[in-house]
Molecule: c-di-AMP riboswitch aptamer (ydaO/yuaA leader)
Organism: rhizosphere metagenome
RNA sequence: AGCCGAGUCUCUGCUGCUCAGGCAGCGGGGAACGGGGGAACCACUGGGGUUCGGCCAAUAGGCGGGACCCCCGGGGCGAAUCGCCGCCAGCGUGCGGCGUAGCGCACUUUCCAGCGCGAGCCCGUCAGCUCACCUCGUAGGCACCGGAAAGAGGA
Numbered sequence: 001a002g003c004c005g006a007g008u009c010u011c012u013g014c015u016g017c018u019c020a021g022g023c024a025g026c027g028g029g030g031a032a033c034g035g036g037g038g039a040a041c042c043a044c045u046g047g048g049g050u051u052c053g054g055c056c057a058a059u060a061g062g063c064g065g066g067a068c069c070c071c072c073g074g075g076g077c078g079a080a081u082c083g084c085c086g087c088c089a090g091c092g093u094g095c096g097g098c099g100u101a102g103c104g105c106a107c108u109u110u111c112c113a114g115c116g117c118g119a120g121c122c123c124g125u126c127a128g129c130u131c132a133c134c135u136c137g138u139a140g141g142c143a144c145c146g147g148a149a150a151g152a153g154g155a
Stems, first nucleotide, its partner, number of pairs: 002142003008031010032138006042128001046071007054063003073126001074123004082099006102117004107151006
């Protein structure tokens, strides 16, 4: 003097530390930023098999409905999705590799070049959107700045 991220600023009570200024921990407020739930309107109403009608066609087929049986849960934060190949006594929301949607890199945007990420966690059968309203979070982790143009800001 910076980076990812919402994760910052401020007031205050108690306790401790400090010569002081202040700092730390546990609480309580305000602001700001971020997330979840939550009307109307709108949207949505799973897949497969067998079978029974109807309509449009015209001898190909298409549209829509009923019954029976079998199979499959769903959602949230986040850039972190998806595909292919291989492995496993384990067959699984597993492990590994190569890619990929997408994401990050020092004021912002564009162009060129380069380097990374492409995880993890949570809810618990439940939640589309969503005014009012209700509610939650304020962490954690890093380490040194490529070039050009325009703009902004500062001295």